Predicted 3D model of a 72-nucleotide RNA (transfer RNA) from Phialocephala subalpina. Rfam family: tRNA. It is annotated as a transfer RNA.

[in-house]
């Protein structure tokens, strides 16, 4: 250097154009004699960043950041 993937809550993840899924975390309550399992409910995202397209973009186009891979 030249190509290709990833980047979404405290952590992992699903999500081809209409303000985002589900585990796990964590806080209440029920369940127990307590605890732990179970069960309910509530927290927790402006989706790496920027300018574009578009009535609207986590989703498409550029362009930059970072990570990994593969050539040479």
């Nucleotide at each position: 250097g030249u190509c290709c993937c990833g980047u979404u809550g405290g952590u992992c993840u699903a999500g081809u154009g209409g303000u985002a899924u589900g585990a796990u975390u964590c806080u209440c309550g029920c369940u127990u004699a307590g605890g732990g399992u179970g069960c309910g409910a509530g927290a927790g995202g402006c989706c790496c960043c920027g300018c574009g397209u578009u009535c609207g973009a986590a989703u498409c186009g550029c362009g930059g950041a970072u990570g990994g891979g593969a050539c040479c």
Description
RNAcentral holds the sequence, with entries from ENA. The coordinates come from a structure-prediction model, not an experiment, and the mean pLDDT is 83.